[in-house]
RNA sequence: UAUAAUCUUUGGGGAUUGGUGCGAUUCCAUACCGGCAGUAUAGUCUGCGAGAGACGGCAGUCUUUGACAGGGUGAAAUUCCUUGACCGACGGUAUAGUCCGGAUGAGAGAAGAGAAAU
Numbered sequence: 001u002a003u004a005a006u007c008u009u010u011g012g013g014g015a016u017u018g019g020u021g022c023g024a025u026u027c028c029a030u031a032c033c034g035g036c037a038g039u040a041u042a043g044u045c046u047g048c049g050a051g052a053g054a055c056g057g058c059a060g061u062c063u064u065u066g067a068c069a070g071g072g073u074g075a076a077a078u079u080c081c082u083u084g085a086c087c088g089a090c091g092g093u094a095u096a097g098u099c100c101g102g103a104u105g106a107g108a109g110a111a112g113a114g115a116a117a118u
Stems, first nucleotide, its partner, number of pairs: 002118002006113005017029003031098002033088002035048004043086002051064005068084005090101003
C1' cells in the first nucleotide's frame, strides 16, 4: 500500500392564486416536485429500492409494480438543446404525486473508519 470481517454517519421532493360547494391544499383552472446504480448529464432507456399481494414458525422466497414523442448538435445523448406531452403505492378524508398516517420505520445506495492474517 492492497484485499477485507466489522463499525459509524448519511440516505425523497412538491399546492401558489382563483372558482364551485355546507364541506375539497382531494373536483375545475393555474402552480409545483422528481430516490439509487449504469450509460454523453435520464421521473418516462436498462436494472435496483420503496409500495401492494401470496406462502412460511422464523430466516426468507415468489408474484406484481407508472409514464415520450417530433426536431437539432455531436464520434457518441430515448440522458444535452428546443417544442409539445405524459406518469406517480397503500390507509384516511368531498375523489390526493403535493395534506394527515403506517414512518423517530424500512431501504437501493453514498461517504468515512478499519483489527488479525496474507

This is a predicted structure of a 118-nucleotide RNA (FMN riboswitch aptamer (RFN element)).
The coordinates come from a structure-prediction model, not an experiment, and the mean pLDDT is 80.